Model confidence (mean pLDDT): 80 of 100. The RNA shown here (transfer RNA) has 74 nucleotides and comes from a Caldifarciminota bacterium.
[in-house]
RNA sequence: GGGCGGUUAGCUCAGCUGGUUAGAGCGCUGGUCUCACAUACCAGAGGUGAGAGGUUCGACCCCUCUACCGCCCA
Numbered sequence: 001g002g003g004c005g006g007u008u009a010g011c012u013c014a015g016c017u018g019g020u021u022a023g024a025g026c027g028c029u030g031g032u033c034u035c036a037c038a039u040a041c042c043a044g045a046g047g048u049g050a051g052a053g054g055u056u057c058g059a060c061c062c063c064u065c066u067a068c069c070g071c072c073c074a
Base pairs, nucleotide, nucleotide: 001073002072003071004070005069006068007067010026011025012024013023019057028044029043030042031041032040050066051065052064053063054062
């Protein structure tokens, strides 16, 4: 330098052919329980969907560029 894949909650990851409310587990906070802790149960907070632009009535999803990570080739 070229090709491919990835970037979604604090962490690990889903998600749909583009359709209006973006989710799970773990973690975190509060409550019940306990002398207390843990477990268990209940409730809750937490997202500019890597950044920018474009297409569209409508984009996490499609297109372009950029950044970063991984793999392969040279």

Record summary:
The organism belongs to Caldifarciminota, within Bacteria. It matches the Rfam family "tRNA". From the family's description: Transfer RNA (tRNA) molecules are approximately 80 nucleotides in length. Rfam links the family to the GO term triplet codon-amino acid adaptor activity.